Model confidence (mean pLDDT): 80 of 100. This is a predicted structure of a 74-nucleotide RNA (transfer RNA) from a Pseudomonadota bacterium. Rfam family: tRNA. Rfam classes the family as a transfer RNA. From the family's description: Transfer RNA (tRNA) molecules are approximately 80 nucleotides in length.

RNA sequence: GGGCGCGUAGCUCAGCUGGUCAGAGCGGUGGACUCAUAAUCCGCUGGUCGGGGGUUCAAGUCCCUCCGCGCCCA
Numbered sequence: 001g002g003g004c005g006c007g008u009a010g011c012u013c014a015g016c017u018g019g020u021c022a023g024a025g026c027g028g029u030g031g032a033c034u035c036a037u038a039a040u041c042c043g044c045u046g047g048u049c050g051g052g053g054g055u056u057c058a059a060g061u062c063c064c065u066c067c068g069c070g071c072c073c074a
Base pairs, nucleotide, nucleotide: 001073002072003071004070005069006068007067010026011025012024013023019057027045028044029043030042031041032040050066051065052064053063054062
């Protein structure tokens, strides 16, 4: 230099063919239970969907560009 993939909550990830509201588990936190702790149960908590722009009535999803990470080729 060229090609491909990935980037969504503090962490690990899902999100179909553009529309349901941005979600699950873990974590954090309050409570129940217990002599107490753990486990379990109930509630609460959490996002610039990597940045910018474009298309569209509507974008995490499509297009362009930039940034970061990984793999392959040279």